A computed fold for a 477-nucleotide part of an RNA from a metagenome, annotated as small-subunit ribosomal RNA, 3' major domain. The full RNA is in RNAcentral, with records from SILVA. It matches the Rfam family "Bacterial small subunit ribosomal RNA". Its family is annotated with structural constituent of ribosome and ribosome in the Gene Ontology. Model confidence (mean pLDDT): 86 of 100.
Context: one part of a larger RNA
RNA sequence: CGACGGGGGCCCGCACAAGCGGUGGAGCAUGUGGUUUAAUUCGAGGCAACGCGAAGAACCUUACCAGGUCUUGACAUCCUGAGAAUCCUGUAGAGAUACGGGAGUGCCUUCGGGAAUUCAGUGACAGGUGCUGCAUGGCUGUCGUCAGCUCGUGUCGUGAGAUGUUGGGUUAAGUCCCGUAACGAGCGCAACCCUUGUCCUUAGUUGCUAGCAGGUUAUGCUGAGAACUCUAAGGAGACUGCCGGUGACAAACCGGAGGAAGGUGGGGACGACGUCAAGUCAUCAUGGCCCUUACGACCUGGGCUACACACGUGCUACAAUGGCCGGUACAAAGGGCAGCAAAGCGGUGACGUGGAGCUAAUCCCAUAAAACCGGUCGUAGUCCGGAUUGGAGUCUGCAACUCGACUCCAUGAAGUCGGAAUCGCUAGUAAUCGUAGAUCAGAAUGCUACGGUGAAUACGUUCCCGGGCCUUGUACA
Numbered sequence: 001c002g003a004c005g006g007g008g009g010c011c012c013g014c015a016c017a018a019g020c021g022g023u024g025g026a027g028c029a030u031g032u033g034g035u036u037u038a039a040u041u042c043g044a045g046g047c048a049a050c051g052c053g054a055a056g057a058a059c060c061u062u063a064c065c066a067g068g069u070c071u072u073g074a075c076a077u078c079c080u081g082a083g084a085a086u087c088c089u090g091u092a093g094a095g096a097u098a099c100g101g102g103a104g105u106g107c108c109u110u111c112g113g114g115a116a117u118u119c120a121g122u123g124a125c126a127g128g129u130g131c132u133g134c135a136u137g138g139c140u141g142u143c144g145u146c147a148g149c150u151c152g153u154g155u156c157g158u159g160a161g162a163u164g165u166u167g168g169g170u171u172a173a174g175u176c177c178c179g180u181a182a183c184g185a186g187c188g189c190a191a192c193c194c195u196u197g198u199c200c201u202u203a204g205u206u207g208c209u210a211g212c213a214g215g216u217u218a219u220g221c222u223g224a225g226a227a228c229u230c231u232a233a234g235g236a237g238a239c240u241g242c243c244g245g246u247g248a249c250a251a252a253c254c255g256g257a258g259g260a261a262g263g264u265g266g267g268g269a270c271g272a273c274g275u276c277a278a279g280u281c282a283u284c285a286u287g288g289c290c291c292u293u294a295c296g297a298c299c300u301g302g303g304c305u306a307c308a309c310a311c312g313u314g315c316u317a318c319a320a321u322g323g324c325c326g327g328u329a330c331a332a333a334g335g336g337c338a339g340c341a342a343a344g345c346g347g348u349g350a351c352g353u354g355g356a357g358c359u360a361a362u363c364c365c366a367u368a369a370a371a372c373c374g375g376u377c378g379u380a381g382u383c384c385g386g387a388u389u390g391g392a393g394u395c396u397g398c399a400a401c402u403c404g405a406c407u408c409c410a411u412g413a414a415g416u417c418g419g420a421a422u423c424g425c426u427a428g429u430a431a432u433c434g435u436a437g438a439u440c441a442g443a444a445u446g447c448u449a450c451g452g453u454g455a456a457u458a459c460g461u462u463c464c465c466g467g468g469c470c471u472u473g474u475a476c477a
Base pairs, nucleotide, nucleotide: 002476003474004473005472007471008470009469010468011467012466013465015461016460019425020424021423022422023421026316027315028314029313030312031311032310033309034307035306042053043052064302065301066300067299068298069297070296073125077124078123079121080120081119082118083117086103087102088101089100090099091098092097107114108113127291128290130289131288132287136285137284138280139279140278141276143274148187149186150185151184152183153182154163155162156161167178168177169176193268194267195266196265198236199235200234201233202232203231204230208225209224212223213222214221239262242256243255244254245253246252318418322377323376324375325374326373327372334365335364336363339358340357344353345352346351384415389410390409391408392407393406394405395404431453432452433451434450435449436448437447
């Protein structure tokens, strides 16, 4: 100087407390461990691995296994020889592949050949998701959006070093003020950026419709309008600016006015010096090592989907604030041409048929659902719950057996609110309700985004956890 302390002081955080809803019990989905297996590819491992890499394993993907095959190779450059390229097709085979048949003779040319491409040969080489993240780059997690981490000059100290950065106040903040052997400065904080909340200006189509006119069973449907909503560009607005009080005449804090908004208005992006030899050689790149008729490459089939069990994360429930039936209302944000697909018709339905319209403020996906109104059920393993299983189908796709999703009929399991323990959340939040998107042929209870309805509680900082500053002890570095 640090680190540590079941030392002290001050302070903060959904850290506790106060509340609301969960997890832990059930069934299922999904990830992991374990076990099994020819293989169940690999990685991730307290917080910070475990709906994680994977924004999507039937083939492919795919790295794993079995079998069948290849050896200048599936891919790149160079050399030699032959054939334009390319297209159609037969036989054998699970296919890779092997052996044939036919069509076709192009472009440039100094007529030697060349370009592009295919096949054969030769060797230089290719290739490796093989090892090492403890050789690395890059990227990322984490402490932590915590308020810290340092430097120059000066001063003090023999020196390591200290001071500054401590102290008194204050703040979300090393934020600001005052004091001060320090004076300044840098990286962080804040602001500048995006979005949302109010208003103004400009602009009105595909969007809008107040007034006027026409028309309809009805609808901005039409003429028209530029007010309103909205769209998208530019501005205004919030700064403790004003008033009162407290304070040290400071910084600031408390209350108030005005205001759409008030003290960082809400949300996001943004992550200092560093820590964990944290994670990743399987995104990629890369040193070294290793394989080279195989640890490379191709194909078919299987596996990654196994199942006594254990754990994590979720979904659905156990019902009456509910289930079911009928009626009826109100979003936002997205996506669409190898696409989204309307009306109509068929089917109980998944869906089929159909093809208008749309390269989209125009058309479509697309009925939002909870809510509201009426009816029914009456506390029951039920008109709760939907697992499981049988049957019949639909769709995607060469192909749904291993191993897809969905529909209909039948079946109707566990489950009556969950032990010890444990998680999230402070406001348009929790809870609850639907909607869309990426990936994607098909395949979400996951992920990401969107809106609808919309709470309770916070006395307080004694305690648990994590962190910041000062101080103290130490046989630790």